The RNA shown here (transfer RNA) has 72 nucleotides and comes from a Nanobdellota archaeon. Taxonomically the source falls in Nanobdellota (Archaea, Nanobdellati). RNAcentral holds the sequence, with entries from ENA. Rfam family: tRNA. Its family is annotated with triplet codon-amino acid adaptor activity in the Gene Ontology. By type it is a transfer RNA.

RNA sequence: GCGGUGGUAGUAUAGUGGUUAGUAUGGGGCGUUGCCAACGCUCCGACCCGGGUUCAAACCCCGGCCACCGCA
Numbered sequence: 001g002c003g004g005u006g007g008u009a010g011u012a013u014a015g016u017g018g019u020u021a022g023u024a025u026g027g028g029g030c031g032u033u034g035c036c037a038a039c040g041c042u043c044c045g046a047c048c049c050g051g052g053u054u055c056a057a058a059c060c061c062c063g064g065c066c067a068c069c070g071c072a
Stems, first nucleotide, its partner, number of pairs: 001071007010025004018055001026044006048064005
């Protein structure tokens, strides 16, 4: 330099054009317990950046950045 795959809560991950962006873990509060742990309830927290297509984009297209893999 070229090609491929990916980028979503603190972490891991789902989401295949329209639902409130979901789940686990984590953090806060409450309950339970003599205390802790475990468990239950509840709250918090995210779409890498810019542009385009569309009535509507996390999702499709273009460019950029980053990570991994392959080729040179």